[in-house]
RNA sequence: CGAGUAGGCCGGGUGGUCGCCGUCUUGGAGACCUGUUCUCCAAGAGGGAGGAAAGUCCGGGCUCCUUCGGGCAGGAUGCUGGGUAACUCCCAGGAGGGGUGACCCUACGGAAAGUGCCACAGAAACCAAACCGGUCCGCCACGGCGGACUAAGGGUGAAAAGGUGAGGUAAGAGCUCACCAGCGGCUGGGUGACCAGCCGGCUGGGUAAACCCCAUCCGGAGCAAGACCAAAUAGGGGGACGUAAGGACGCCCGACCGAUGUCCCUGGGUUGGUUGCUCGACCCCGCCGGUAACGUCGGGGCUAGAUAGAUGGCCACCGGUCUGCCGCAAGGUAGACAACAAAACCCGGCUUACAGGCCUGCUCGGUUG
Repeated sequence: CGAGUAGGCCGGGUGGUCGCCGUCUUGGAGACCUGUUCUCCAAGAGGGAGGAAAGUCCGGGCUCCUUCGGGCAGGAUGCUGGGUAACUCCCAGGAGGGGUGACCCUACGGAAAGUGCCACAGAAACCAAACCGGUCCGCCACGGCGGACUAAGGGUGAAAAGGUGAGGUAAGAGCUCACCAGCGGCUGGGUGACCAGCCGGCUGGGUAAACCCCAUCCGGAGCAAGACCAAAUAGGGGGACGUAAGGACGCCCGACCGAUGUCCCUGGGUUGGUUGCUCGACCCCGCCGGUAACGUCGGGGCUAGAUAGAUGGCCACCGGUCUGCCGCAAGGUAGACAACAAAACCCGGCUUACAGGCCUGCUCGGUUG
C1' cells in the first nucleotide's frame, strides 16, 4: 500500500424568525358540585420520533375470561454448559463442513421400537445380488456347451459384500498382516457434549425440514384488552331449560358458581367523553466478580404521549458527497446532491432496508528499511 474478516459509531451542525403539541410556575377572569374542580387569556421556564420507530417472526410485562385440579388431542423446541423476567435469543465450548488464514455455516436427539421411500439404470437397492469377466474339470462340429469356485477387475448408479498396500491362492476374498475408517469393550481426562490411549472380532447402506419414538415446554384472547361517566332506545319479540341450561380455541373427568336467571334466533338504540398512556425487567458513568454473555454495589439522570393523529416553513453561515476548472501539492472556485425511513400500551430479541463517511482488532499478499 492492496485485498479480506470481525465489531462499533455518525448519517448534518450553529444562529435568527414565524408557526405546532405537552408539562410546570405566576397572574387575571368566569362557571360551579366552593375544590389546587373545570374553562379562557397573558407572561415565563423546560421538553417534543428511530437504529431500525418497519416486518408482526419469537418471548414477556399488563388486562379480561370460573380457571381450580387432572388427562387426551394439538402445537413448539431439539449437541453441551452458562446468561436472562423469558425465549426458537445471547455467550462460551463440542462435533461435522467451508476457507491459505483471520473467520464463517449447521433443521446438530433416535434408523438396534415400528411403518414407509430410494425413480430410472443395473444381475442385484433389506435380512440382497452374478451381467461382462477370472480359475479348475468334462465334452466338442474349434462357433462353443455343461458343472464347480469366485466377488479382486470392468459395467450401471447418488449409493452395490469397509478403503489403500503387501502376502497368499487354481483364480480370488480380512483368508492373513500393516496403516486408516466404522463398531464393541476397558482405562484415563472433562460439570458435560466429547476427547485420548489400549484391546478385539473383521464390518453391507441412506432417508425422520417422511410418518413415528424420546426429552423438555405450552390455557385463550388481546390496549380496537379492560375500567368509569354521560346519553339514547323498543329494560322489544319468539323458543329451550329449572340446580337445569350455561360458565377459557377442541374433548373428557372432578371441584366451584348457577332461583328470575342462562343459552339460541330476531329486532332496535348508542358509535360521545375520561382513563388505561408512560418511572420503566429504564438510561448513563465507575469499582469489583466473571473468558464472555452478564451480575452485585455506588453515583448521576427523567429523555414524546398525539387522537385524523403534534416537531414544520423561511433566511444566513459552517460542514459532507459528486462533477468540472486552476494548482506539483496543500488548497481554491463553480454547479449539483443529500440514504432507509416516522411513535400510537410498554419492553427483550431476531429478520429486512440503508446514499455517503469514520474508528478499532485480526488475517493474507506486495514493497521499503